Predicted 3D model of RNase P RNA and transfer RNA as a complex of 447 nucleotides.
[in-house]
Parts: sequence; structure tokens; C1' cells
RNA sequence: GCGGAUGGCCGGGCGGUCGCGCCCCUCACGGGGUGAGGAACGUCCGGACUUCACGGAGCAACGGCGCCGGGUAACGCCCGGCCGGGGUAACCCGAGGGAAAGCGCCACAGAGAACAGACCGCCGGGCAUGUCCCGGCAAGGUUGAAACGGUGGGGUAAGAGCCCACCGCCCCUCCGGCAACGGAGGGGGCACGGCAAGCCCCGCCGGAAGCAAGGCCGAAUAGGGGCCACGCGCCGCCCGUCCGGGCGGCAGGGGUGCUCCGCCCCGGUGGCCCGGGUUGGCCGCAUGAGCCGGAUGGCGACAUCCGGCCCAGAUGAAUGACCGCCCAUGGGCGCAAGCCCGGGACAGAAUCCGGCGUACAGGCCAUCCGCACCG
RNA sequence: GGGCCGGUAGCUCAGCGGUAGAGCAGUUGACUCUUAAUCAAUUGGUCGUGGGUUCGAUUCCCACCCGGCCCA
Repeated sequence: GCGGAUGGCCGGGCGGUCGCGCCCCUCACGGGGUGAGGAACGUCCGGACUUCACGGAGCAACGGCGCCGGGUAACGCCCGGCCGGGGUAACCCGAGGGAAAGCGCCACAGAGAACAGACCGCCGGGCAUGUCCCGGCAAGGUUGAAACGGUGGGGUAAGAGCCCACCGCCCCUCCGGCAACGGAGGGGGCACGGCAAGCCCCGCCGGAAGCAAGGCCGAAUAGGGGCCACGCGCCGCCCGUCCGGGCGGCAGGGGUGCUCCGCCCCGGUGGCCCGGGUUGGCCGCAUGAGCCGGAUGGCGACAUCCGGCCCAGAUGAAUGACCGCCCAUGGGCGCAAGCCCGGGACAGAAUCCGGCGUACAGGCCAUCCGCACCG
Repeated sequence: GGGCCGGUAGCUCAGCGGUAGAGCAGUUGACUCUUAAUCAAUUGGUCGUGGGUUCGAUUCCCACCCGGCCCA
């Protein structure tokens, strides 16, 4: 110098004028303060909070997650590692448990697709020597995404883990590591194809809904709620002509998918009292797993401590426009100095937080890798 | 603001992971004096987009785009 990898940051600045939302001061006029984001977005995960009247134990269903260890309020997020794959490398990517529990699927092609099989072939035998018959084999050919260990040698009629060496696989032992896993030694003699982002099995997690949750205020109709009185269901007995009355006993239904336990609720008539769908207003709602700086521990995610700060709260919903100087930047003209024109990425709060994903003109910083050249 | 569903031919919709279909519409031919109807044949698909799993994806999974519905 060229090409690349990773991590982080900014994403217009200053001043003035006018305007808008909220807060404070003022009787008022008016004055002062404050006012979008890294994604406020998608609503894909995890929580806080609130309601569903509620608690305990167990089971089932449904949904999600899934190498190991750690972080966190929690997570499907993050950090560190392992294994596999890609790259010369820096580095990147991986939904990465179980296929010897079971079921299912593997189209077409091919002899054969899962308790293997025999089309072409190879070998032996037979005699009616042929496009034949019987038997052996699975090494070679052919198909496919995938063919029942691979390569080499021995062996054989031809062959075959049939035997041997190495590699792969499985089992056992030892060593290192918290673990995933790695290394070494020994044994077996090949059994165990792939798919679980098909059902499923194993382990772990999860009750549901969402601030239009939910609560309060005000006038009125219905439904509704509370208290009091009467005493309603079924069975038996007694009184009674019937209607009905008295006494005693026994339940039933609902609240969760089921079981057990606890707990709670209940139909009708009359009287009194309370009460409010929609609309409007207030709360929820701005001090929080908060932000900034420093120290310590840790490889790191992060944790602890100390100091400082208060940082939008609208409800048809504010956060804008113009001017001046500067900063980058696009286009045109010009040899040049320069001149003219344009525009400032994506996007915009709505209960709040932690993540992920997606969009983003342009620019800056740091570390690292490869190649070439110079000293 | 919050919750949910869908996207396949021009239109309305099917579609067990194995060559994408049906009805209507379109085109051509037959029938008819002509048209319609009828009959026969036929055209037409980035399966919303991009990744992943798989030998193989419209189908299974993830992200995005577009459209629609419900809740005061």
C1' cells in the first nucleotide's frame, strides 16, 4: 500500500425569532423550567404490576426449551468452553439430548430401501451342449440422497471379518478436566442406514388474561347485591274430608381437566337499604432489576461498594417552522481559484423494564490477519 | 395501545414431505343463418419474500413483507 476479520461510537453543532404539550410562580398580563430513540418499530421471547374468590398434595393433558459450566429478577438472552463444519489466517457458522423403548416414512430409479436381496455377472456340477437345468458366492458392474464397515494382503472352485495389519465402530479400564469432552491401553469381530424443525421417550420450565388490566367519582332505567321475616327439595310418622300443618331424618348442585383434603356459595315470596352499561373526569402513570463516574473481584457476562443526578408524560394525542454562522455531503459549470443548485439516513413515545429480530445516507475510533514492497 | 387470523392460476378455493389441482373465466375447434347454451381440446403458477431442517418443502421451523378481524 492492497485485501479482509472483529468490537465499539456518532448519526448534524451553536445562536436568535415565532409556535405547541406538560410543570412551577403570579389575581391577571406575563415570566421561568422541560420536551423522543438506538432502534420509540415488529409484538418474537422473558418479567414487574393488575384482575380472574382461594390454598395444599398428586396425576394427566397441552405448550415451550434441550452439548457443558457460569451470569441474571427471569428468558428461547448473554459470557466462557467442548464438539462438528467453513476459511491460508484473523475469525465465522451450528434448534448441538435420545434412532441397540416403540410406531411411522424413505417418491422415482434400482436385483435389493431395512428380520435384506440376486438383474448383469463369477465359480462348481449335470447332459437333451443350450437364449438350458441344479447349486454356491456377493468381490466386480448397474441405480440412488442413502446399498448392511473401508483400504491392502492372505485364503478359496469362486468368494466372504473367513483370517491378519491399519483406520472406523462398540465395550471395559486408567489418566486429565467441576463438566461437555480429550488422551492412552486392552478386548470384541461388525451387530447398530437416515429422518425426532414426523409421532414419541428422557430431563427441565410454564395457571389464564392483559393498563382498552384494574380501581375511584357524579345523575338516571333494567339486570344485580346486602339485611330482616316467612320457610322451599326427598323420605318416614302423626293431625286433618281436601288445601295444608307439626316432628324426625337425609341429601343435591356449583366453584379447576381429574382425584383427595380444606374452604366458600345457593331456589321462592314480601319489606327496607344499596347499586350502575355507555359517555366524561381522576388514579394506575413516571424513583426505576434507573442513569453517570470511580474503586475492587472475575478471562468474561456480571457482581459488590462509594460519590453524584432526577431525565417526556400527551389522550385525537405536543416535540415544529424560519433566519445566520459552521460541519460533513450529492449534482452541474470551470484549467484553476471559485460559483450555482439541492438536501442532512432509518424512523417517531402512549403502563414500565430486560432481551432478540428488522430498518439505517454518511462518518469516526480501536485491535487483529493475509499478501506485496521499502528500510 | 393490546390480542388473533390469512396470503396457491385472472377470480373463488382444494392440496398425508415425493411431477401443484378443481370450478368459473380465457383461447381454439365443432354445432347454429348468427349469438348464447352445450360438446371436445388447450393456455395459464418466482405456491407473498428470504433463510434453515431433509435426499427432496406449497406442506415442517425461523425472520421479514402485505392484507383482514376482535377488544374501551
Its mean pLDDT, the model's own confidence on a scale to 100, is 76. Rfam match: Bacterial RNase P class A.